Predicted 3D model of a 387-nucleotide RNA (Bacterial RNase P class A) from Kapaibacterium sp. (SeqCode). It is recorded under the gene name rnpB.

RNA sequence: ACGGGUGAGCGGGCAGCCGCGCCGUAUGGUGAGGAAAGUCCGAACUCCAAAGAGCAGCGCGCUUGGUAACUCCAAGGCAGUGAAGCCGGACGGCAAGCUGACGGAAAGUGCAGCAGAAAGUAUACCGCCUCAUUCGAGGUAAGGGUGAAAAGGUGGGGUAAGAGCCCACCGGCGCUUCGGGUGACCGGAGCGGACAGGUAAACCCCGCGCGGAGCAAGGCCAAAUAGGGAUGUAUUCAUUACUGAGCAGGGUUGCUCGCCCUGUUGCCCAUGCGGGCAUUACAUUCGGGUAGGCCGCUUGAGGACGGCGGCAACGUCGUUCCCAGAUAAAUGGCUGCCUCCCCUUUAUUAGGGAAGACAGAAUUCGGCUUACAGCUUGCUCGUUAUU
Numbered sequence: 001a002c003g004g005g006u007g008a009g010c011g012g013g014c015a016g017c018c019g020c021g022c023c024g025u026a027u028g029g030u031g032a033g034g035a036a037a038g039u040c041c042g043a044a045c046u047c048c049a050a051a052g053a054g055c056a057g058c059g060c061g062c063u064u065g066g067u068a069a070c071u072c073c074a075a076g077g078c079a080g081u082g083a084a085g086c087c088g089g090a091c092g093g094c095a096a097g098c099u100g101a102c103g104g105a106a107a108g109u110g111c112a113g114c115a116g117a118a119a120g121u122a123u124a125c126c127g128c129c130u131c132a133u134u135c136g137a138g139g140u141a142a143g144g145g146u147g148a149a150a151a152g153g154u155g156g157g158g159u160a161a162g163a164g165c166c167c168a169c170c171g172g173c174g175c176u177u178c179g180g181g182u183g184a185c186c187g188g189a190g191c192g193g194a195c196a197g198g199u200a201a202a203c204c205c206c207g208c209g210c211g212g213a214g215c216a217a218g219g220c221c222a223a224a225u226a227g228g229g230a231u232g233u234a235u236u237c238a239u240u241a242c243u244g245a246g247c248a249g250g251g252u253u254g255c256u257c258g259c260c261c262u263g264u265u266g267c268c269c270a271u272g273c274g275g276g277c278a279u280u281a282c283a284u285u286c287g288g289g290u291a292g293g294c295c296g297c298u299u300g301a302g303g304a305c306g307g308c309g310g311c312a313a314c315g316u317c318g319u320u321c322c323c324a325g326a327u328a329a330a331u332g333g334c335u336g337c338c339u340c341c342c343c344u345u346u347a348u349u350a351g352g353g354a355a356g357a358c359a360g361a362a363u364u365c366g367g368c369u370u371a372c373a374g375c376u377u378g379c380u381c382g383u384u385a386u387u
Stems, first nucleotide, its partner, number of pairs: 001383010012338007020031004033358001037369002040367005045214004057210005062076005077102001078100004085094003103205002108203002110199002123151001125144002127140005152170006171195001173192008218295004228286007236245003246264007265278005302321008341353004
């Protein structure tokens, strides 16, 4: 320099004018995000429930650490993958990095499109061998063909032809053991039996964990109207009846009188006086709920800087800062300059355009996921060139 990867940060700045929310007596102070989003995990907080154990159900699943906690994060192990480039005759190897629900498939059950003869304690299509006049029958998993996947590889023996059928070595599996590591695991030695397909975000098995609802949680104050409870007053008199008087409430009026309107019911005992119950009306009072208001509400597992410990996630100490709390929901608009960006120009210059992405708090944190114009920057691998 070119190419391959990966991490972190920013998300226009300054000034003036006008406007809005919150705090403050006031000059004034303060006012969206990296995701405020999806509401997918984990918690704080609040209320409800709750003897203990088991089954069912749901969730999680390599190891060690971090954390208040997690299905999150860090470091590591293993498996898969890894462009360009380089090495190699070739299979392949080198390397930053990327991906992994990454316990168990020799406990059991199930499943596998198309192709293929056959998809599992399996299968004979071609081929090979034997028999047979032919058709065909039998043997055979070396070779061909199908497929994502078809009895481990090489060599020898063996055979009619073949085959772990037998043997040696390699690979893989199981057991024992030695060394390294906290551990997952890695490296080695010995023994064993011919060798065991895939799939568990299929059932299942093993291990661990799990009460429910959510700030519209929850608490306090509390109107009008209409219900509910309690207490009190009235529910009367004359009359066959119509009706009248009295009483209660309402309207009219500034108030009183007056006037007008409405109500004055029913049952039982006694049936002489009277008593009781219900109903209705009014008054007082109690209680619940609604509207509305207040609290919860923003000082918190908090931010910034520095030291120390740790590979890291993170922890710890010191100094310093206070940084939205609205409720139909404030956080905005205009102007000027600068910077970034876009267009024309081969380019410099010059001219023109001009903040332009995703989005936008609603109890609060820690994560994950998703969206995002543009800009800045660290680390790392490969090749080439130079020193």
The organism belongs to Kapaibacterium (SeqCode), within Bacteria.